Record summary
Predicted 3D model of a 73-nucleotide RNA (transfer RNA) from a Candidatus Heimdallarchaeota archaeon. RNAcentral holds the sequence, with entries from ENA. The prediction has a mean pLDDT of 85. Its Rfam family is "tRNA". The family's RNA type in Rfam is transfer RNA.
RNA sequence: GGGACAGUAGCUUAGUUGGGAGAGCGCAGGACUGAAGAUCCUGAGGUCGCGAGUUCAAGUCUCGCCUGUCCCA
Numbered sequence: 001g002g003g004a005c006a007g008u009a010g011c012u013u014a015g016u017u018g019g020g021a022g023a024g025c026g027c028a029g030g031a032c033u034g035a036a037g038a039u040c041c042u043g044a045g046g047u048c049g050c051g052a053g054u055u056c057a058a059g060u061c062u063c064g065c066c067u068g069u070c071c072c073a
Stems, first nucleotide, its partner, number of pairs: 001072007010025004019056001027043005049065005
């Protein structure tokens, strides 16, 4: 330098048929306990890597850039 894949909550990640942004763990509050753990209930937390385009509508499609992993040179 060229190519492939990936980037979504604090962490690991689902969502690839274009229309509701979700789960587990963690965190906060409550129930329970002498107290804690486990368990149960409730909640907060995301400009979906950044920018632009297409579309009535984009996490999803297109283009550019950035970062990471791998392959080729």